[in-house]
RNA sequence: GCCCUCGUAGUUGAAUUGGAUACAAUAUCUGGCUUCGAACCAGAAGAUUCCAGGUUCAAAUCCUGGCGAGGGCA
Numbered sequence: 001g002c003c004c005u006c007g008u009a010g011u012u013g014a015a016u017u018g019g020a021u022a023c024a025a026u027a028u029c030u031g032g033c034u035u036c037g038a039a040c041c042a043g044a045a046g047a048u049u050c051c052a053g054g055u056u057c058a059a060a061u062c063c064u065g066g067c068g069a070g071g072g073c074a
Base pairs, nucleotide, nucleotide: 001073002072003071004070005069006068007067010026011025012024013023019057028044029043030042031041032040050066051065052064053063054062
């Protein structure tokens, strides 16, 4: 330099291949339980879906460019 895959809550993953309010686990916070804590139970909050454009009535999903991570070839 060229090619391929990936980028989604703090973290790890899902989202049936375009459809309405992006889901779960864990972590965090609050309450319950406990002598206190852990564990357990209930609840809450947390995302510009890496960035910028484009297509579409509608984009996490499709297209283009950029950035980043991993891999392959020279």
Overview
Transfer RNA from a marine sediment metagenome, 74 nucleotides, folded computationally. Its mean pLDDT, the model's own confidence on a scale to 100, is 81.